[in-house]
Context: one part of a larger RNA
Parts: sequence; structure tokens; C1' cells
RNA sequence: CUGGGCGUAAAGGGUACGUAGGCGGUUAAAUAAGUUGGAUGUGAAAGCCCCGGGCUCAACCUGGGAUUGGAUCCAAAACUGCUAAGACUAGAGUGUAGUAGAGGGAAGUGGAAUUCCGGGUGUAGCGGUGAAAUGCGUAGAUAUCCGGAGGAACACCAGUGGCGAAGGCGGCUUCCUGGACUAACACUGACGCUGAGGUGCGAAAGCGUGGGGAGCAAACAGGAUUAGAUACCCUGGUAGUCCACGCCGUAAACGAUGUCAACUAGCCGUUGGGAGGAUUGCCUCUUGGUGGCGCAGCUAACGCGGUAAGUUGACCGCCUGGGGAGUACGGCCGCAAGGUUAAAACUC
Repeated sequence: CUGGGCGUAAAGGGUACGUAGGCGGUUAAAUAAGUUGGAUGUGAAAGCCCCGGGCUCAACCUGGGAUUGGAUCCAAAACUGCUAAGACUAGAGUGUAGUAGAGGGAAGUGGAAUUCCGGGUGUAGCGGUGAAAUGCGUAGAUAUCCGGAGGAACACCAGUGGCGAAGGCGGCUUCCUGGACUAACACUGACGCUGAGGUGCGAAAGCGUGGGGAGCAAACAGGAUUAGAUACCCUGGUAGUCCACGCCGUAAACGAUGUCAACUAGCCGUUGGGAGGAUUGCCUCUUGGUGGCGCAGCUAACGCGGUAAGUUGACCGCCUGGGGAGUACGGCCGCAAGGUUAAAACUC
């Protein structure tokens, strides 16, 4: 090592790219490392183990086997491996012509609304709540009209609709740019899959420097409520929310379901292509997504069910009773906050 598992019981890494490694399509030849068969000698004896025999049995004594292994030689060539460029096209990729899209980055720009400022009209209230009060208002508010400033977010369209690896992405225009899908051919010829370490990306909050600041709003203040009310409700309100650059690297980062491939009844939607038939707005076939049911099968059940949690294969990650504890110590990373790796005593 030869276990069992990971949707919800403990357990899928947040996500991708990719190093080593592991695994790898069809066919021909050669080889013989793995593999298989045979032979030789070795594996001391005793003991152990197995099968016999002898003391009436047993202990005991005794015969044989076994000793899984390694070494050398001979042979086989199906499978795996190997071969400085054998061949192939079903995997993978490239080219051609198209298609859809909130995919990403940058610049510009638009209207509605809130707030504030100036002016006009106008007068005693406004606001807020379960009810109030704090608050605002005769220094003229609220309401209403005109003008201006500024920031942030983009109503309707909007859809179990779309795009993206994930996080995520939504006014409009332009520029730069990634991916996907479809059709029919041509080309390359296994170039592939996974991926320990590693590297990139990674919501919100938070941090650093400099801007910006309309609304909202931790903290904070006041008013209420209450037995109390460090809350829920109300009036205010600073960080923050926004931008640039740099950190942080975590989330119920969820489909609580790793990636890739193959196979396994159907039915009904929706979205992006293609083909054919109709030609009053449909039908059929095919293909890539995205949803709802459902057979077989699976599941402890719930449920899953061609987008599997079914049947299999390849590779990685992870789990092994509860608490202690995702903590201590140490290492690494970070400006810090902290992150990551990760125990034990003790206890039930």
C1' cells in the first nucleotide's frame, strides 16, 4: 500500500493559467525495460506454518513441503514502455465566411431625481411618528416657478434573458481588446487531459498617498420607547461609499455539487446559429447555451435524473467523533487589521 467517503451528516481548493509528476487516440515495424513461462544455483540448521510418520495421546522426536525474495541464463511478444523526423484522422488546434452578447479597458456625452445656492410668488407653519418630541421656520421655511452648481446612480427596455474562468458585468457614443458559437470545406497530425509546488485574477469591508463628497450612512450626539434600551423608531451626522495609484486576499467566494472525457428513455419552455418544407406568421431536422418535468438507475431520506448526485475512466484537492480550535507556538506574507500553514494538554 491492499479502506470508506466529500449536494444537505466531517469533507470540492474562490477561480484560472501552468512547472514537475500521473494518465493518454488509430495503425505498422523493431526492441525486450516492465510483463509471462521455463531452467540453474541461492534462500544454513533449528524454530514458526502446512501435510505425513513414531512414542497408548500430548508435550517431545522425526520425514517432506513451504521459505512470498533476490541473482544468472533461455524463451514468448499479446498488453505497457522505448525508437534523433514510419503512417493515419475520429481527440486537439489553425485558416475561410458569418452571428449574438450588461465580456474587459479608456475617452467623451445625455436625461430624470435628490441636495445646495441665487431670484420671483406667497404666509405660518413644515417635518416626523403607533403617538410624539428633538429638528427646520416671521432673520420668511414648507409649497410653487425660473436660473445655476455639484456628486452619485442609470427608471422603462428587463426576461429561471445574455456575457464572463470565477469574483462579477446594465443610460448612450467612439476607440482599443479577450472569449464563445455556427456553416461548409481546406490544413497541421496526438500537438492531448489533469495538475503538487508556482503565478495571475479575485465581492464587500479595511489600509496608505492625493483628490472628490450630492444622496446614503458604521461611529457619535440628541429625541422617543422601555423596568432598563449602550437597540429596534425619529432628527442630525463623521469615516466610508466615488476617482487615481498601491496594498489586503478573505465571504453562505453557493449549484453548499473540482476539472476533463465517454456512454445511458422521453416530454415541455426559452436563447444564439444552421438546413429543409410551407408562405396569415407556422412545421420538421440539427447544433451551442439556459430552465421546468420525468423513465431506468442512484440516494439514509430529501431529492438528482444527457447541465447526474446514473454507469465508467484520468488527474488534483479534501474528510476520519464533539469541545478545546481554525486557536496556541513557530514559519511565511502584510504598513496595520490580519491572512495562511497548523497542534497538544485537558474534557465529554